A computed fold for a 93-nucleotide RNA from Compostibacillus humi, annotated as Glycine riboswitch aptamer.
The model forms 91% of the base pairs in the Rfam consensus.
NCBI's taxonomy places the organism under Bacteria, Bacilli, Caryophanales, Bacillaceae, Compostibacillus.
Model confidence (mean pLDDT): 79 of 100.
RNA sequence: AUGAAUGCAAGGGGAGAGUUUACUGGAUUGCGCAGUAACGCCGAAGGAGCAAGCGGAAGCGAAUCUCUCAGGCAAAAAGACUCUUGCAGGACG
Numbered sequence: 001a002u003g004a005a006u007g008c009a010a011g012g013g014g015a016g017a018g019u020u021u022a023c024u025g026g027a028u029u030g031c032g033c034a035g036u037a038a039c040g041c042c043g044a045a046g047g048a049g050c051a052a053g054c055g056g057a058a059g060c061g062a063a064u065c066u067c068u069c070a071g072g073c074a075a076a077a078a079g080a081c082u083c084u085u086g087c088a089g090g091a092c093g
Base pairs, nucleotide, nucleotide: 006088007087008086009085010084011083012082013081018039020038021037022036023035024034025033040073041072042071046069047067048066049065053060054059
């Protein structure tokens, strides 16, 4: 002195699937709201499972794949991932 991976913070973008039905409460002429239950769905918070490969074996072993426990199914919130900026970091040269 260049400033990679990685981590943190802020801001932006960000899909899918019932504003389903019933009951209760509130507001209320009524709808919109919240909770519970039932059925139907979604996968991109989180969680779980596995291939190849390694291994004598046990086992280790990834995801945007699979499962749907959790979460979600108008709006809001959340949202994997991604962009920009800043801070840390210090690979490479």